[in-house]
Molecule: FMN riboswitch aptamer (RFN element)
Organism: Lachnospiraceae bacterium XBD2001
RNA sequence: GGAAUUCUUCGGGGCAGGGUGAAAUUCCCGACCGACGGUGAGUCUUUUAUAGAUAAGUCCGUGACCUGCAGCAAUGCAGCUGAACCGGUGUGAAUCCGGUACCGACAGUACAGUCUGGAUGGGAGAAGAUACGA
Numbered sequence: 001g002g003a004a005u006u007c008u009u010c011g012g013g014g015c016a017g018g019g020u021g022a023a024a025u026u027c028c029c030g031a032c033c034g035a036c037g038g039u040g041a042g043u044c045u046u047u048u049a050u051a052g053a054u055a056a057g058u059c060c061g062u063g064a065c066c067u068g069c070a071g072c073a074a075u076g077c078a079g080c081u082g083a084a085c086c087g088g089u090g091u092g093a094a095u096c097c098g099g100u101a102c103c104g105a106c107a108g109u110a111c112a113g114u115c116u117g118g119a120u121g122g123g124a125g126a127a128g129a130u131a132c133g134a
Stems, first nucleotide, its partner, number of pairs: 001132001006129005017029003031114002033104002035062004042054004046049001057102002066079005084100005106117003
């Protein structure tokens, strides 16, 4: 120094209060939550710079679940993979400001984004080390 190798560690949050009912954190009123990488005109910091930190659930992409194929299996490959508008500012807004909306695998159970379970699992990825090169 950083492409590839190997290893280690880390790697997801959330129904308060109330109604109906024999029974619901599942229905109804209402409440709450937002994985990872990228982008980003905001914010913060300072040594003021080609700086650092932080910043999108619904913009781009990834991951879990699920489906198919191959395999004794581990696993691999392919598929599938939710949801945003309006107004404002501005040279420029998919990200800023304001407003109003919307979304959330499978199994179980009175119908579940939030409970229980597969899961002491898997995982995008983050940090560090090793090996390697100079």